[in-house]
């Protein structure tokens, strides 16, 4: 230098046009003599950045940034 993949909650990841989710973690409550476990609830997101297409973009297109892999 070229090619491909990935970037979504604190962490690991789903979601592939129509109001953003799960598990773990955090907080509160219940249960318990107390803790753990268990159950119920709550909080937590500019979906990497900027443009484009569309009535509507996490999703499609382009550029850039970061990470990983391959080729040279």
């Nucleotide at each position: 230098g070229c090619u491909g993949g990935c970037g979504u909650a604190g962490c690991u990841c789903a979601g592939u046009g129509g109001u953003a989710g799960a598990g773990c973690g955090g907080c509160u409550c219940a249960c318990u003599c107390g803790u753990a476990a268990u159950g119920a609830g709550c909080a937590g997101g500019u979906c990497g950045u900027g443009g484009g297409u569309u009535c509507a973009a996490u999703c499609c297109c382009c550029a850039c940034c970061g990470c990983c892999a391959g080729c040279u």
Molecule: transfer RNA
Organism: Bacillota bacterium